[in-house]
RNA sequence: GCGGGCGUAGUUUAGUGGUCAAAUCCCUCUCUUCCAAGGAGGAGUCACGGGUUCGAUUCCCGUCGCCCGCU
Numbered sequence: 001g002c003g004g005g006c007g008u009a010g011u012u013u014a015g016u017g018g019u020c021a022a023a024u025c026c027c028u029c030u031c032u033u034c035c036a037a038g039g040a041g042g043a044g045u046c047a048c049g050g051g052u053u054c055g056a057u058u059c060c061c062g063u064c065g066c067c068c069g070c071u
Base pairs, nucleotide, nucleotide: 001070002069003068004067005066006065007064010024011023012022013021018054026042027041028040029039030038047063048062049061050060051059
């Protein structure tokens, strides 16, 4: 320098055009003599910028980061 893949909650992963989901973590309540475990509830996310579309996490282009391969 060229090609390919990936980027979603603090973390690990689903979701491939129609209000983004689960586990875990965090907070509150409950339970318990107390803690842990258990139960109930809540908060917290689509790497960034454009384009297509009535509508984009999803499709297209570019940038950034990580990984792999070629030179």